The prediction has a mean pLDDT of 76. The RNA shown here (c-di-GMP-I riboswitch aptamer) has 88 nucleotides and comes from Methyloglobulus sp. Its Rfam family is "c-di-GMP-I riboswitch aptamer". Rfam describes the family as follows. GEMM was predicted in a large-scale screen for bacterial structured RNA regulatory elements. NCBI's taxonomy places the organism under Bacteria, Pseudomonadota, Gammaproteobacteria, Methylococcales, Methyloglobulus. The sequence was found by an Rfam model in a public genome assembly.
[in-house]
RNA sequence: GACGAUGAAAGCCAAACUUGCUGUGAGGCAAGGACGGAAAGCUAAGGAUCUUUUUAAUGACCCAAUGGAAGAAAGCCGAGUUGCAAAU
Numbered sequence: 001g002a003c004g005a006u007g008a009a010a011g012c013c014a015a016a017c018u019u020g021c022u023g024u025g026a027g028g029c030a031a032g033g034a035c036g037g038a039a040a041g042c043u044a045a046g047g048a049u050c051u052u053u054u055u056a057a058u059g060a061c062c063c064a065a066u067g068g069a070a071g072a073a074a075g076c077c078g079a080g081u082u083g084c085a086a087a088u
Stems, first nucleotide, its partner, number of pairs: 002088001006086001012037002017032006035075001041081003046077002049072004054068003058064002
């Protein structure tokens, strides 16, 4: 210099759960905590999922499911992009 997830984990991230704050909600943030993770970094523009104090028509009689819209989520899958230590 190339390669790029192929042995390992010093360092890194942090699920569930708990507490506080915040949002109508899905969720988010902070602290604790580790189930896990080589992109569990970033991007929500593809599919799936979830939410709505939103909208349309339908049934119905205040609720339900469907479509739209607005959102959430990158630790569901795929895609794009950047990148560390090793091995070679």